The RNA shown here (transfer RNA) has 74 nucleotides and comes from Candidatus Woesearchaeota archaeon ex4484_78. The sequence is in RNAcentral, with records from ENA. Model confidence (mean pLDDT): 82 of 100. Its Rfam family is "tRNA". Rfam classes the family as a transfer RNA. The same sequence occurs in records of 2 taxa.
RNA sequence: GGGGGUGUAGUAUAACCUGGCCAGAAUGGCUGGCUCCAGACCAGCAGAUCAGGGUUCGAAUCCCUGCGCCCCCA
Repeated sequence: GGGGGUGUAGUAUAACCUGGCCAGAAUGGCUGGCUCCAGACCAGCAGAUCAGGGUUCGAAUCCCUGCGCCCCCA
């Protein structure tokens, strides 16, 4: 330099192919209950679509550009 894959809560992930509910669940965090205290358990709360643009009534999903990571070729 060329080609391919990938990017979603703190962490690891589902939904993407086939566009449509408030982006779901786990774990972690916080609060409360329980307990002499803690853990475990129960209830609740907050937290995410890499960035920008395009297509569309509607984009996490499709298209383009950029950025990060991984792989292959040179």